Source information
ZMP/ZTP riboswitch aptamer (pfl RNA motif) from Bradyrhizobium sp., 82 nucleotides, folded computationally. Its Rfam family is "ZMP/ZTP riboswitch aptamer (pfl RNA motif)". Rfam 15.1 lists 3,295 matches to the family in 2,545 species. The model forms 95% of the base pairs in the Rfam consensus. Taxonomically the source falls in Bradyrhizobium (Bacteria, Pseudomonadota, Alphaproteobacteria, Nitrobacteraceae). Its mean pLDDT, the model's own confidence on a scale to 100, is 75.

RNA sequence: GAGCUCUCGCGCGACUGGCGACGUCGGAUGGAGCACCAUCGGGGAGCGUGGGGAAGGACCGCCGCGCGCCUGGGCAUAAGUU
Numbered sequence: 001g002a003g004c005u006c007u008c009g010c011g012c013g014a015c016u017g018g019c020g021a022c023g024u025c026g027g028a029u030g031g032a033g034c035a036c037c038a039u040c041g042g043g044g045a046g047c048g049u050g051g052g053g054a055a056g057g058a059c060c061g062c063c064g065c066g067c068g069c070c071u072g073g074g075c076a077u078a079a080g081u082u
Stems, first nucleotide, its partner, number of pairs: 006052007015043002017070004027040005041065001061075003
C1' cells in the first nucleotide's frame, strides 16, 4: 500500500413455485392445469459504483413468504469451446 477477505451508501437486480402438517392461521386476489402466469405485499444472492478499513485470512458455495417433503430456476467460482 484496500488489488483479495470484511463493512457502509447509491443504482440495477435474476429468482421468488407445489403439497402437507402444525399453528398465535406464517402471503393475498384472479386465471390456467401438472409444481405455472399476472398484480399487490414481503424478501433477495449477485453485478456496477463511491467510501471506510488492515495483515486479520480466503475457499471447502450463495439466493426466495416459519417447518417438512418436493419441483424448477438464478448467481458466483474453476476448466474448456464459440